């Protein structure tokens, strides 16, 4: 220098190929019920699409560029 691949709540994960309006599930945090207290269990709540631009009525998804991790070639 070239190519491939990965990036989504605090952590993990589905959705991406095939655009659709409120982004899934598990866990965690927080609050409540229960309990003498705590744990367990149950209920509720909270919080995310790597960055910028483009296409489109509409983008996590398609296109372009970039950043970061991993791999291959030179």
């Nucleotide at each position: 220098g070239g190519c491939c691949u990965u990036a989504u709540g605090g952590g993990g994960u589905a959705g991406c190929c095939u655009g659709g309006a409120u982004a899934u599930c598990c866990u965690g945090c927080c609050g409540g019920a229960c309990c003498u207290c705590g744990a367990c269990u149950c209920c509720g709540u909270u919080g995310a699409c790597c960055u910028g631009g483009g296409u489109u009525c509409g983008a996590a998804u398609c296109c372009c560029a970039g950043u970061a991790g991993g791999g291959c070639c030179a």
Molecule: transfer RNA
Organism: methanogenic archaeon mixed culture ISO4-G1